[in-house]
Context: one part of a larger RNA
RNA sequence: UUGGGCGUAAAGCGCGUGUAGGCGGUGGGGUAAGUCCGAUGUGAAAGCCUUGGGCUCAACCCGAGAAGUGCAUUGGAAACUACCCUUCUUGAGUACGAGAUGGGGAAGCGGAAUUCCCAGUGUAGAGGUGAAAUUCGUAGAUAUUGGGAGGAACACCAGUGGCGAAAGCGGCUUCCUGGAUCGAUACUGACGCUGAGACGCGAAAGCGUGGGGAGCAAACAGGAUUAGAUACCCUGGUAGUCCACGCCGUAAACGAUGGGCACUAGGUGUAGGGGGUAUUGACCCCCCCUGUGUCGUAGCUAACGCAUUAAGUGCCCCGCCUGGGGAGUACGGCCGCAAGGCUGAAACUC
Numbered sequence: 001u002u003g004g005g006c007g008u009a010a011a012g013c014g015c016g017u018g019u020a021g022g023c024g025g026u027g028g029g030g031u032a033a034g035u036c037c038g039a040u041g042u043g044a045a046a047g048c049c050u051u052g053g054g055c056u057c058a059a060c061c062c063g064a065g066a067a068g069u070g071c072a073u074u075g076g077a078a079a080c081u082a083c084c085c086u087u088c089u090u091g092a093g094u095a096c097g098a099g100a101u102g103g104g105g106a107a108g109c110g111g112a113a114u115u116c117c118c119a120g121u122g123u124a125g126a127g128g129u130g131a132a133a134u135u136c137g138u139a140g141a142u143a144u145u146g147g148g149a150g151g152a153a154c155a156c157c158a159g160u161g162g163c164g165a166a167a168g169c170g171g172c173u174u175c176c177u178g179g180a181u182c183g184a185u186a187c188u189g190a191c192g193c194u195g196a197g198a199c200g201c202g203a204a205a206g207c208g209u210g211g212g213g214a215g216c217a218a219a220c221a222g223g224a225u226u227a228g229a230u231a232c233c234c235u236g237g238u239a240g241u242c243c244a245c246g247c248c249g250u251a252a253a254c255g256a257u258g259g260g261c262a263c264u265a266g267g268u269g270u271a272g273g274g275g276g277u278a279u280u281g282a283c284c285c286c287c288c289c290u291g292u293g294u295c296g297u298a299g300c301u302a303a304c305g306c307a308u309u310a311a312g313u314g315c316c317c318c319g320c321c322u323g324g325g326g327a328g329u330a331c332g333g334c335c336g337c338a339a340g341g342c343u344g345a346a347a348c349u350c
Base pairs, nucleotide, nucleotide: 004321005320006319007304008303012318014201015200016199017198021194022193023192025088027086028085029084030083031082033081034080035077036076037075038074039073040072041071042070049065050064051063052062053061054060091191092188093187094186095185096183097182098181103177104176105175106174107173108172109171110154115149116148117147118146119145120144121143125136126135162169163168206247207246208245209244210243211242215241216240220236221235222234223233258317259316260315261314262313263312266295267294268293269292270291271290272289273288274287275286276285299306300305323350324349325348332343333342334341335340
């Protein structure tokens, strides 16, 4: 390579936008590059195959024939692929209407709670634990009442509920802005799918500059526990957590399941929308579309399980895997301020 795979055995890029490329709906006409049929030429000899013959047989050798994937020229076919012209509307999209939405960005506002400060009441404890101690408190703590400051997060609503490509998103109001869904018509007329590179987004931690700092809390200190205790528990506590701008680019970035299209029993819950029936009206009930759960048939699977949200049946495109360790290491390259990231071996060994 052929071939086999990727939920859990090795294997789906963290996610998107999209270049090249690959693949691509429908009717008609044309061309004939691919494709198919024929003819001619060529396809050395030897070998292989068939047949006849020679060494006593055979191996071996000799003669004849056939075969020879192929290549070239030429004649033809036009279903499929391709190309050109044209057509269509079901794929895709646009316009219109409607409701849903923690989707994103900015500004402003609100209440509860913690902490701190001031003042009042008040007195000996408070705090903490398995038990304690460190700690705080007669310089008046804890508790309680009133006032103030400041930062961070938004109880209930809240729901295998909603939105987003993923990361992720939750107090309220306003402004700017994205996507999806449903409905009925009209329009464009294949404009599509995927996507090597590339570009963008990307939790937490971390880094740079400047701010901010209530609570929490790596490091650190102390108290306990213990044989020890560089821990688990307790009292403190700095980076950090927050904001702005700029980096980093990782994760059990998980559904451990790439994207698209089509097909293949049902039952039941739930979210958004529409239709029908019914009614004074709203419910109830039935049907459809989209999303999200659960159970389950066929089928699949090593089993577990998956099962119209497939891990079933097919097609298209991309990524990835090839025994364990060495090792996601070394070296080189690219990126980064650094931390490090991306790419990524071998010797040796089992």